[in-house]
RNA sequence: CGAGGCGGUCGGACGGUCGCGCGUCGGUCGGGCAACCGGGCGACGUGAGGAAAGUCCGAGCUCCACAGCGCAGGGUAGCGGGUAACACCCGUCCGCCGUGAGGCGAGGACCAGCGCCACAGUGACGAUGCCGUCGGCCCCGGCCGACGGAGUGAAACGCGGCAAGCUCUACCCGGAGCAAGGCCAAAUAGGAGGGCGAAACCCGGCCGGCGCGAGCCGGCGCAGGGGGAGAGGCGCGCUGCCCAGCCCUCGGGUCGGCCGCACGAGCCGGCGGGCAACUGCCGGCCACAGAUGGAUGACCGUCGCCGCAACCCCAGGGUCGCGGUACAGGACUCGGCUUACAGACCGCGCUCGCUGG
RNA sequence: GGCGACGUACCCAAGUGGUUAAGGGGGCGGUCUGCAAAACCGCUAUGCACCGGUUCGAAUCCGGUCGUCGCCUCCA
Numbered sequence: 001c002g003a004g005g006c007g008g009u010c011g012g013a014c015g016g017u018c019g020c021g022c023g024u025c026g027g028u029c030g031g032g033c034a035a036c037c038g039g040g041c042g043a044c045g046u047g048a049g050g051a052a053a054g055u056c057c058g059a060g061c062u063c064c065a066c067a068g069c070g071c072a073g074g075g076u077a078g079c080g081g082g083u084a085a086c087a088c089c090c091g092u093c094c095g096c097c098g099u100g101a102g103g104c105g106a107g108g109a110c111c112a113g114c115g116c117c118a119c120a121g122u123g124a125c126g127a128u129g130c131c132g133u134c135g136g137c138c139c140c141g142g143c144c145g146a147c148g149g150a151g152u153g154a155a156a157c158g159c160g161g162c163a164a165g166c167u168c169u170a171c172c173c174g175g176a177g178c179a180a181g182g183c184c185a186a187a188u189a190g191g192a193g194g195g196c197g198a199a200a201c202c203c204g205g206c207c208g209g210c211g212c213g214a215g216c217c218g219g220c221g222c223a224g225g226g227g228g229a230g231a232g233g234c235g236c237g238c239u240g241c242c243c244a245g246c247c248c249u250c251g252g253g254u255c256g257g258c259c260g261c262a263c264g265a266g267c268c269g270g271c272g273g274g275c276a277a278c279u280g281c282c283g284g285c286c287a288c289a290g291a292u293g294g295a296u297g298a299c300c301g302u303c304g305c306c307g308c309a310a311c312c313c314c315a316g317g318g319u320c321g322c323g324g325u326a327c328a329g330g331a332c333u334c335g336g337c338u339u340a341c342a343g344a345c346c347g348c349g350c351u352c353g354c355u356g357g
Numbered sequence: 358g359g360c361g362a363c364g365u366a367c368c369c370a371a372g373u374g375g376u377u378a379a380g381g382g383g384g385c386g387g388u389c390u391g392c393a394a395a396a397c398c399g400c401u402a403u404g405c406a407c408c409g410g411u412u413c414g415a416a417u418c419c420g421g422u423c424g425u426c427g428c429c430u431c432c433a
Base pairs, nucleotide, nucleotide: 001353002352003351004350005348006347007346008345009344010343012303013302014301015300016299017298018297020047021046022045023044024043025042026041028039029038030037031036049327053338054337056336057335058334059333060332061177062176063175064174073173074172075171076170077169078092079091080090081089082088093107094105095104096103097102108168109167113166114165115162116161117160125158130149131148132147133146134145135144136143137142138141181259182258183257184256191250192249193248194247195246196245201226202225203224204222205220206219207218208217209216210215230243232242233241234240266285267284268283269282270281271280272279273278304325305324306323307322308321310319311318312317313316358429359428360427361426362425363424364423367382368381369380375413384400385399386398387397388396406422407421408420409419410418
């Protein structure tokens, strides 16, 4: 100098105009006796991430279930440690990959049992084909046995290979998920309980007064007939009960509102323990979104950063132009893993190659 | 937002470790017919959503990614 390895950080900055959610304050309008509530306006403050994602593991939290043990089902797997817990992390052994720094590993057990092993090959667990040597037998070419070799294949007789095949061993696991769950609480329609059943009015009747008379006027429930939000049901009538009707009260759900819900296995710094993951103590901080059809946006300017082209001095820089500036976005909250990502930066007493002293 | 199922050719769909991945519909050509339809015969072509891993060998087993579909207020 070039090519890598490992670990870590950031992932634009400033300003302007318009706009959005939440909080506080101010004033205004409406409601209310008031406390206060609601609408719109203004000012100030604040407003996504390293992955908020996938929902793959593990928890907190909530509700339901629950004597104990076992079975079933699911999961994990060298060994040791960390942690609230984990399939995560750290250390280490072994295996594989890489020249190397390093990386990857679902790495318990096929002498418990079952199953599978295509093609090739004599033979895939049942066996014995080819060549060679030795020994024996028959008898000159074979047979038998032992040993070695070649070949096929992932695996060849050897306690064969395969458990991300059934299974066995050890250990772990109750189910559902904030649309969990809790509180307040309309209108209408259901539910439960209680209450109500006439009157006015018309006809008729009786009493009194007036008029020659037809009649007129006044008074009286007088309960006979009608009328009147049921000629309702229990054969009919009365009473009673039921239903319907009306009124009152209560309870559950719905609409709607509030809580859960933003202080937490929290963040920062120092000292100590440990190889490390991690952890103990002390001090400081609240800067950390809370929407609920779901806000965090749009446009412009200047400067960064990267790439390309041109020009200028040409050691290396400068000027100008164009293009790019990612992945993506909360929805109860944490710890991990995985996946996506323009680009920039830092550290290593890490590696390899080339060259110079 | 939470929970679950699925993905095989243009469509439907069998296959659940083994050589070359069934079958039906569709399409094309032929026979038949005056012409068609039906029927019969033959042919067609890309395909196991994608990426890794386990294995001698993967559509199949395991993990991840992508896509599609379904369910989820409360009370009784």

Two RNAs folded together computationally: RNase P RNA and transfer RNA, 433 nucleotides in total. The coordinates come from a structure-prediction model, not an experiment, and the mean pLDDT is 77. Rfam match: Bacterial RNase P class A. It is annotated as a ribozyme.